[in-house]
Molecule: small-subunit ribosomal RNA
Organism: Chloroflexota bacterium
RNA sequence: AGAGUUUGAUCCUGGCUCAGGAUGAACGCUGGCGGCGUGCCUGAUCAAUGCGAGUCGAGCGGGGCGUCGCCCCUCGAGGCCCGCAAGGGCCCCGAGGGGCGACGCUUGAGCGGCGUCCGGGUGCGGAACGCGUGGGCAACCUACCCCUCGGUGGGGGAUACCCGGCCGAAAGGCCGGCUAAUACCGCAUAGGCUUGCCGGGCGAGGGCCUGGGCAAGGAAAGGGGUCUGCCGGCGCAGGCUGGAGACAGCGUGCGCCGGGGCUCCGGCCGAGGGAGGGGCCUGCGUCCGAUUAGCUGGUUGGUGGGGUAACGGCCCACCAAGGCGGGGAUCGGUAGCCGGUCUGAGAGGAUGAUCGGCCACACUGGGACUGAGAGAUGGUCCAGAGCCCUACGGGGUUUAGCAUGAAGGGAUCUUGCGCAAUGGGCGAGGAGCCUGACGCAGCAACGCCGCGUGGAGGACGACGCCCUGCGGGGUGUAAACUCCUGUUCCUGGGGAGGAAGUAGCCGCUGGGGGACUGGCGGCGAAGACAGUACCUGGGGAGAAAGCGUCGGCGAACUACGUGCCAGCAGCCGCGGUAACACGUAGGACGCAAGCGUUAUCCGGAUUCACUGGGCGUAAAGGGCGUGUAGGCGGCCUGGCGCGUCGGGCGUGAAAGCCCUGGGCUCAACCUGGGGAGGUCGUCCGAGACGGCUGGGCUAGAGGGCCGCAGAGGGCAGCGGAACGUCGGGAGGAGCGGUGAAAUGCGUAGAGCUCCGACGGAACGCCAGUGGGGAAGCCGGCUGCCUGGGCGGCUGCUGACGCUGAGGCGCGAAAGCCAGGGGCGCGAACGGGAUUAGAUACCCCGGUAGUCCUGGCCGUAAACGAUGGGCGCUCGGUCGGGGGCGGCUCGACCCGCUCCGGGCCUAAGCUAACGCGACAAGCGCCCCGCCUGGGGACUACGGCCGCAAGGCUAAAACUCAAAGGAAUUGACGGGGGCCCGCACAAGCAGCGGAGCGUGUGGUUUAAUUCGAGGCAACGCGAAGAACCUUACCUGGGCUUGACAUGCCGGAAGUAGCGACCCGAAAGGGAAGCGACCCGUCGAGGCGGGAGCCAGCACAGGUGCUGCAUGGCUGUCGUCAGCUCGUGCCGUGAGGUGUUGGGUUCAGUCCCGCAACGAGCGCAACCCCUGCCGUGCGUUACGGGUGUCGCACGGGACUGCCGGGAGACCCCCGGAGGAAGGUGGGGAUGACGUCAAGUCAGCAUGGCCUGGACGCCCAGGGCGACACACACGCUACAAUGGCCGGGGCAAUGGGAGGCGAACCCGCGAGGGGGAGCGGAUCCCACCAAACCCGGUCUCAGUGGGGAUUGCAGGCUGCAACUCGCCUGCAUGAACGCGGAGUUGCUAGUAACCGCCGGUCAGCACACGGCGGUGAAUGCGUUCCCGGGCCUUGUACACACCGCCCGUCACACCACGAAAGCUGGCCACGCCUGAAGCCGGGGGGCUAACCGCGGCCGCAAGGCCGCGGAGGCAGCCGGUGAGGGCGGGGCUGGUGAUUGGGGUGAAGUCGUAACAAGGUAGCCGUAGCGGAAGCUGCGGCUG
Repeated sequence: AGAGUUUGAUCCUGGCUCAGGAUGAACGCUGGCGGCGUGCCUGAUCAAUGCGAGUCGAGCGGGGCGUCGCCCCUCGAGGCCCGCAAGGGCCCCGAGGGGCGACGCUUGAGCGGCGUCCGGGUGCGGAACGCGUGGGCAACCUACCCCUCGGUGGGGGAUACCCGGCCGAAAGGCCGGCUAAUACCGCAUAGGCUUGCCGGGCGAGGGCCUGGGCAAGGAAAGGGGUCUGCCGGCGCAGGCUGGAGACAGCGUGCGCCGGGGCUCCGGCCGAGGGAGGGGCCUGCGUCCGAUUAGCUGGUUGGUGGGGUAACGGCCCACCAAGGCGGGGAUCGGUAGCCGGUCUGAGAGGAUGAUCGGCCACACUGGGACUGAGAGAUGGUCCAGAGCCCUACGGGGUUUAGCAUGAAGGGAUCUUGCGCAAUGGGCGAGGAGCCUGACGCAGCAACGCCGCGUGGAGGACGACGCCCUGCGGGGUGUAAACUCCUGUUCCUGGGGAGGAAGUAGCCGCUGGGGGACUGGCGGCGAAGACAGUACCUGGGGAGAAAGCGUCGGCGAACUACGUGCCAGCAGCCGCGGUAACACGUAGGACGCAAGCGUUAUCCGGAUUCACUGGGCGUAAAGGGCGUGUAGGCGGCCUGGCGCGUCGGGCGUGAAAGCCCUGGGCUCAACCUGGGGAGGUCGUCCGAGACGGCUGGGCUAGAGGGCCGCAGAGGGCAGCGGAACGUCGGGAGGAGCGGUGAAAUGCGUAGAGCUCCGACGGAACGCCAGUGGGGAAGCCGGCUGCCUGGGCGGCUGCUGACGCUGAGGCGCGAAAGCCAGGGGCGCGAACGGGAUUAGAUACCCCGGUAGUCCUGGCCGUAAACGAUGGGCGCUCGGUCGGGGGCGGCUCGACCCGCUCCGGGCCUAAGCUAACGCGACAAGCGCCCCGCCUGGGGACUACGGCCGCAAGGCUAAAACUCAAAGGAAUUGACGGGGGCCCGCACAAGCAGCGGAGCGUGUGGUUUAAUUCGAGGCAACGCGAAGAACCUUACCUGGGCUUGACAUGCCGGAAGUAGCGACCCGAAAGGGAAGCGACCCGUCGAGGCGGGAGCCAGCACAGGUGCUGCAUGGCUGUCGUCAGCUCGUGCCGUGAGGUGUUGGGUUCAGUCCCGCAACGAGCGCAACCCCUGCCGUGCGUUACGGGUGUCGCACGGGACUGCCGGGAGACCCCCGGAGGAAGGUGGGGAUGACGUCAAGUCAGCAUGGCCUGGACGCCCAGGGCGACACACACGCUACAAUGGCCGGGGCAAUGGGAGGCGAACCCGCGAGGGGGAGCGGAUCCCACCAAACCCGGUCUCAGUGGGGAUUGCAGGCUGCAACUCGCCUGCAUGAACGCGGAGUUGCUAGUAACCGCCGGUCAGCACACGGCGGUGAAUGCGUUCCCGGGCCUUGUACACACCGCCCGUCACACCACGAAAGCUGGCCACGCCUGAAGCCGGGGGGCUAACCGCGGCCGCAAGGCCGCGGAGGCAGCCGGUGAGGGCGGGGCUGGUGAUUGGGGUGAAGUCGUAACAAGGUAGCCGUAGCGGAAGCUGCGGCUG
């Protein structure tokens, strides 16, 4: 980077297809290892189970355990005291139990705090400020964290847990009672906080700063550690006081605990600031549909309020009537957005998995609460759906967290391990707990990257397999084998890093009064992965290659099988007997643990074209104008600085990408640094160009004045010709019409003719390639009204311009409505013709219509198939309008110039054709339009229309093309020129008859096969009785009738062979009986030929002439077919070879971008005609001469005349045997027909091989109701027959020709002379012919078929099935329909002769001579051909192509009474939760007031009232539900409509060549169908 595919070929247009890259993939086959990634794209379907968000005891009460203390009870022991005793009192100790308290540890549940708003998932919804990017908030919030300032006072009332009771199956709940707090509530205090008011300064607006004042409002929480001089408790000790005493009290010291105080830590409150996070607003960007064009009621704005953290119509009341939209509102469809990813040279396109940012969602819908933050995935309330539990009363639940199951699907993993790391929550900056975030492991070739499956040596090269031309070649150094290595693997050993020396502990040290807080050093726990990575010992080539492809694109070829079958296929296309395309094999090519396929995206596709396309004819210019929006816009100058340009700054997160370093052995991967990336923001600058604005100008545009041309438009009037009709006259038989006719008209007087009248339509000549108009269109004359244009002058305006989406207007013909009109013409219709038919073409009629007025329609080949405007770019010429100049009498003529109409051309453009100042050239501006063909100028929807219909305009499905221009052919019921026995002219035939031969058909056991228009059919056959012979029937043979090789065997072998069976072939068989070579002691041995058996093989007229060679036919003896070089063309190709002449001829001449050349033509060759020379046997006796052979001569348009410019050439003439290639032959260009032949031969392949070969006998090829072809003989008198007479040439002859002579009527027989031939014979006769005779028009004496008999010949043999002879028999047939053949001179015709084949058989074939004509005006026509040209939709080429209906099958779509879904708003009814509002008679701890009681007081309790709050209630709102009508969009639907597709259906023939009626467009009518006809238009 391109390639394949439209054609016979070419160029172009244009679509389809391929090669590339990519993937979250899947499927098929296959599969060794590792690293790093990735892994439900479908049902936002349903989910069993486990886990995924908790934590804090240093907030609180409570519980448990332990320790300690105290108390109580019981028991035991003891002491002291009192008492007489009973007994009492006090104290101490121990055990057990219980209680209380303190402390320590711990803690289910609870109160409380923080977290649960993060993290994780998904992509439903959403086209939106959702996202991206850049800004803004003077309109905002922010828990935890950081910094700063200040504060942390003093009170109060509850409540959970718990206890008791109650309801319930459960979930859960109710009542009563107790209690704590960092829970809750007042009060105090409070600044720079908040609100309001007053003032000053600044500012950009409601803001900021500041001062003061006033008024009002608002705070808090405690916990832990520690010190201690205060307080309390307990223990111990001693002291004092009291008591009788035990003991009690007071005080002191010490210890412990608690409190208080102080201090520290971490909290708490107020305020300010920060960081990070968020909220809101906004510019710009962000898919498709216009077959969605109008949308909108809180809608747009205002005022006031509510609400929020905050602006706001966010919400409400009132007021105003706005807001949005072609730069696309609204509606519908689709979609998470982005960083990025894939692709691409880029621009772009596609995409949005993994990772990261944002959004949305958490079963569906709605709602709020809590909170710093939520309208909350693992919260709550309500409604709905599903599922589960239930005791039927009621409850529970939601994996789009991680695993996992089911389902769906082509398809996507483990119910793993661990918190070791990173991160998060709580906690005190702990310990720690939690963490399916995360780190790992598992599964999966799903992807990327890396490695291996071994390395070296090893043969002219094993086996196997494959191919083969049989020689060989391939697989292939590949294997074996030898020597090695050890990645991976197996086995053993060692063994990291991830861990930060973290937490913790110890020591030293700094700050501080201390609590505490820092620093340094030392020690030092914890690893899921995992004994993994890695290292290493040992073992061992041992365990590790597939997949796709091989016709072209596109790299890689053979064999076999198959036989339009089976199959392949991405496109073109393969397969119908040799398939590199199917299947298999061998080989090869490609990639490789993968390889293919499918799906999807980008690319290629400059095939939506910004970069980077087009519109005359390929798809594409709107039918034309006017003009709105929009786009674009002249010269000079000032300003602005919007676009534009430059620079700085900001931002464009990270990752990714690029560059450059680093880390895993490399790489993938990871990582450091740098860069890049915007249509972005901002600042500064530039000021040309564009823009805006100011001023000016006149070249654009317009105006004024003076002229000019014109079928420009409208209205009215007028005119003549023609035509028709009517009236009259004249006239008398036809007229009309056609290719020819007929219908029609006409003796009731047509046509024709004259006069008159009426009517409607159209305007001859002028007229033109002419004029006008925007287009459609406009044509007699006159008038009126009116538009535009051109020229000249110019002192006016001063850019006022161009284009133009929508809109509006105009718009041929046909058609429609209403009313007129109606001569002619004339759809439809009727009739006549034509025809196979003729719903046509032709003819006779004829209605709408054509005309007018008014109103519709709005189309066309509305075309220059060419939108409008402006500028620029060589010339020539013609005609229209105007002006100027020159010369002039002038209007002529010449020149210049403006406008408009044509032609030819330069440059340039174009695929070509062509265009070429009237561009299709070079540029600018604006509009319209195109994007393969069909479906489809269609359907549906919408708009318009009275209708017809118009405008707009798809899809399914289907095709590999559809096209444009040009080229070469072929063809034409196109043209021109010219040939040919092509026609014509003529002669003889054929077609009719009989017969022969061939063929078809039929028949048959077989009638062997081939040949098939010309160009098969008397052809292969130049010889079918057997043979031939290939066919049939039957009988036989198998190494074969025939070739070669190998191996073995046998002896009286090979060979001969009486005889037997047999139709023969063949099968038996006595007997006879060899040969060659070598060797040795001659008889043996060995070998060979030959024979037998066997193996290879033979054989095949079996198939394929569509596998072939060779040969042949045909166009065609036609004059053509090509090449080299040059030139032209992008190319096919053209030129040459065309043209002007001429010729039989591409023969020759001339001309010419051609010049030459080749194959053809001609000539050279042969025969023949004239002459000569030489020779001459065998021809005559000799000469001449003839004849034969050989060699020469002769003819060349050479000469003359004429024609033509020259040449070539033609015509005529002379001479000559011959005159314009003298006659004939041989000779057949490039090619065509897949022409013919496999059966002449050869030959590839296939088939056969006890038969498809071979032999034999018999039969058949000879059949016969027919048909055709070629012949023969005739039909007779130009004849037949009889008799007589006369004249050839070519040839043949030895197994042959065969003479004389004899026999026979004859065929023939006998006979054998002569002859391998100028000698002899066939064969002294040739016949037609000539002479004479006869027949006399008859199926005859024409004609000879057929048949009978008798013969002859050949042959082994004439039955099927030969030829000939004689006698007899005597058929059809009396000149032949349509049609058709040959022949132009020694020809046709007629006549015989010879030859090959051959034993025999010739009406055929090939040759030979004899007799010997007629006609040719001419090229219109038929056939064939040549050259030029034209058209073409043909190119297997007109036997082509091709259209429509109908019938059948299949497919998709439209319509349709309806039926049935989905979506969407709307109206009304109802209305959950919640929020808001109202109200609140009921309820109500804290605050307030009053009263009562208690207390010294502080204060407490009770009651009443109030404030505040709440339930129920009411209202607003409100999801959902119901009812109703509606819009949009699906599915389905009897039937119906067209459409598409489909090897061989039906009908016709419309189109392509003048396509046989030129075609086509619009419209209307009609018709089986193509279509036809009318009107107008186009030329394509």